c-di-AMP riboswitch aptamer (ydaO/yuaA leader) from Thermostaphylospora chromogena, 168 nucleotides, folded computationally. Its mean pLDDT, the model's own confidence on a scale to 100, is 77. Rfam family: c-di-AMP riboswitch aptamer (ydaO/yuaA leader). About the family: This family represents a conserved RNA structure found upstream of the ydaO and yuaA genes in Bacillus subtilis and related genes in other bacteria. RNAcentral holds the sequence, with entries from Rfam.

RNA sequence: CCCUCGGCCACGCCGAGUCCCGCGGGCUUCCGCACAACGGACGCCCGGGGAGCCGGGGACCCACAUACCGGGCCGAACGGCCCUAGGGGUGAAUCCGUCGACCCGACGGUAGGGCGGCUCCACGCCCGAACCCGACAGCUAACCCGGUAGGCGCGAUGGAGAGGAGAA
Numbered sequence: 001c002c003c004u005c006g007g008c009c010a011c012g013c014c015g016a017g018u019c020c021c022g023c024g025g026g027c028u029u030c031c032g033c034a035c036a037a038c039g040g041a042c043g044c045c046c047g048g049g050g051a052g053c054c055g056g057g058g059a060c061c062c063a064c065a066u067a068c069c070g071g072g073c074c075g076a077a078c079g080g081c082c083c084u085a086g087g088g089g090u091g092a093a094u095c096c097g098u099c100g101a102c103c104c105g106a107c108g109g110u111a112g113g114g115c116g117g118c119u120c121c122a123c124g125c126c127c128g129a130a131c132c133c134g135a136c137a138g139c140u141a142a143c144c145c146g147g148u149a150g151g152c153g154c155g156a157u158g159g160a161g162a163g164g165a166g167a168a
Stems, first nucleotide, its partner, number of pairs: 011153004018051004023047005029041004052148006062138001070083005086136001087133004095109006112127004118161005123155001
C1' cells in the first nucleotide's frame, strides 16, 4: 500500500415507512459518601397517543357483465367454523420458453424497478422476491379500517437540459 471479515460514529441511498410526547413499563451505563433500597442524567427496548405520509374497504353517476358457480366439517334450514386451486390486495417483482411426465424445482429470457439533488439519452451493473384476505372486492363523496417495516454503501460512467444557492 492492497484485499477480505467484524464492530462503532457520522453522512447518505432504496422504500409510505418520518417527526413529536413536559405518556406507561422494563433495561444498560454514569452521578448522587452509593451495583441493598432510593433519587437523577444520556441512551436502548416494549406499549400508548398525536402530526405527516402510504394503502385497503365503501354509494349515486359511470363502467363492466348478463340466471348460478370451489372443497371439508356441524346443522332440517338460515347459518357457523376451517382450507386454498377461483378471485382479490400490498409490492418494481409480471409474463414466456426449455428440461426433469404432474405438484414442485432448476435454467434462460421478460413487463417492471434501482444504481448519492431533478429530467432525458447512451454504455454498463443489480433486482425481477415475499406475504396477506378467504369464495368476497370495478370506480367511489360521506364514512370505516390498516401500515408507518425492512435492506443497503451497489456507476464519485459519459452527454444534453431544467432548476437553485453564493459572490461581484